Context: one part of a larger RNA
Formats: sequence, structure tokens, C1' cells
RNA sequence: CAAUCAUUAAGGAACUCGGCAAAUUGACUCACGUAACUUCGGGAGAAGGAGUGCCGUUCACCUAAUUAAUAUUAGACAAGAAAAGGAGACAUAAAAUGGUGUUGUACGACUGUUUAAUUAAAACAAAGCACUUUGCGCAAGAUGUUAAAUCAAAGUAUUGAGUGUGAUGUCUGCCCAAUAUCGGCUGGUUAACGGAUUUACUUGAUUAACUGAAAUAAGUCAGGUUUAGAAGGAACCCCCGAGCAAUGGCGGCCUUAACUAUGAGGGUCCUAAGGUAGCGAAACUACUUGGCCGCUAAAUACGGUCCUGCAUUAAUGAUGUAACGAUACAACAGCUGUCUCAAUGAUUGGCUCG
Repeated sequence: CAAUCAUUAAGGAACUCGGCAAAUUGACUCACGUAACUUCGGGAGAAGGAGUGCCGUUCACCUAAUUAAUAUUAGACAAGAAAAGGAGACAUAAAAUGGUGUUGUACGACUGUUUAAUUAAAACAAAGCACUUUGCGCAAGAUGUUAAAUCAAAGUAUUGAGUGUGAUGUCUGCCCAAUAUCGGCUGGUUAACGGAUUUACUUGAUUAACUGAAAUAAGUCAGGUUUAGAAGGAACCCCCGAGCAAUGGCGGCCUUAACUAUGAGGGUCCUAAGGUAGCGAAACUACUUGGCCGCUAAAUACGGUCCUGCAUUAAUGAUGUAACGAUACAACAGCUGUCUCAAUGAUUGGCUCG
């Protein structure tokens, strides 16, 4: 000097990002006592208080005698209870072990799970709620070179699968224009197909007039190749509807009431519809340390309230909530070497000297 311990005058969080660490509390008994709130179970060991060893006294208990039975008498070892008793080292839960408590707010209902080795949480899960899908002699769904087959299931819609939300309480508003999905089939468009009709070339056969005779050209019929092609013709799509606890969305401007202010009201434009209930400087508020109140001597903190919500809002759930939490924030009591401000001692290791 470092680590690990022990003690400390007066003060008692003034330390610090923050009471981190340490200290306080602690066991058992009590026919002491215990609030708000509450889902009536809890909260609760709430909080707060008293006692604790040994001896003696009394009571209770036990055994024996007596009695019909209590009563009564006698006896005994330890434990129990009561009470202004006594002694004692002033201590007796004698060593070890062995809750700090209270209040408010946020989040998550709870027990549970998680990043083995930087995050244990407000994240995940959860019971509950809701939607979609599944009728099974191959359910839907999942796996499988998309084969056999297996799971689902030796199950059958109070089943199975998928998705969202997340106990319970009060609730869950408006919009189907866009996107996804489902249903319908009046009409439209339309592929393959279809082939009426049709173009050109070519093979064969055939046609009549004219001419002495022949030929060219042309036409017709039947084949082959080829050009164009009408009517008809499914699904999708257009169309008609449903549907938001599907993906999602939920407005401006102007004006107006007996001072001023505000704007119930009015006008107008746009939209599928214009944010309802609730909550609100919030884990959401930039301006911002918003205004006011409380807590403090003093507070960008915390709690309450207001609403001017840059940019809250209803199962991407909204808002309350008893209980619970190694969660986050704030406050109080007690407590203390965290600090004012350090000191002393012990053990271990180092350092110096030998």
C1' cells in the first nucleotide's frame, strides 16, 4: 500500500446518476393490537406494542386413600399458567440461524418462461374473448424427391387447424371508396375449339360458239396445298352484393350571442367516412423546465388538475382495477463511516531492512 473484517465522538443521506454498499429489523409466545381498499378470498407477520433464563409461592394436571359421585386428605419427577416476590455477571431469543417498514404513480392481471457467457423486463406465455376454416367411403391443415405413406386421429363441429387480443369490471363508435376475402350470375368482354363463307396456286375430268385444222385464254365439277374468317363458345375480369375483433382510414375555409373573450348556431368546398365514449405535457407533448396546486428552506423530479392532443383513441384494443412484482419513478420513518473527515485495531498478500 491492497484485499477481507471489527469498532467509532457529534451530526445522520449533507454522499451519489441513484441510500450503491453497509447498518437497522429479525427467533418464539401473547384470551395485545391491526387501516384504506377489496374480485369478500384477501390486504396481514399490515402497522404498532409486551414478554422470554434460574429460585420461591399459588393454580392447573397426575397418583393413592376416602366417597354412590364431587368435595376432602396425602404424595411425587419434569413440562404449563398467573402475579408490584427473590437472587444474579445488569445478562438471560446469552453462541449459530433468523423480515427494514410505510405511502403514491406507471407498466404487466396473477404463478410461470427468456437472450448458457453484458439486457429477467413493461418482452414471451397464460386463462378468458373474438374471427376464419374444417361434414371425414383421402376433413381442413402439416411433412414427404410433391411418391408411397405418416401426423391430425384409432379423433368427428362442445372436434381439429389458423389468426388476433390478453384475468375480471365498464365498453368496443363511424367508413366497404382502395387492397385482401366470400357469395351471386341479369348483362358485357373473351381463349382453345368451331367452321358458314372465302383468297391464291395446282392435279384430273369436263364445257360451247367460231375455224380447213390445231392451240392459247376462260368457265364448271371433284381432289391437294393455302389466305382470310361469321354464328356459337368456360373461368378470370368488368358487373351485382356482403364483409373492418380483415389490411386499413376517420377534413378544410369563412362567419356569428347585450364590453371583451368563446362560439351552441349559420354558410361553403371536399370526402368512403370525417375521431364517438374514454383518457390526455402521457413509456405518446417538438415548442417546454407548458399554466396552476401540493410535497421541499430551495425540485427540469414526483403526485393532482387544466386541454392549446406538433403527432391520443377504442381486440394494431380504450379506460379503471383488489392481489401479485429480484420491474421503473417519487416521497416518508427508522438506520447507519455513503458523507462532513477521517481514525484505530485484526488477518492475509505485498513493500523496506536483515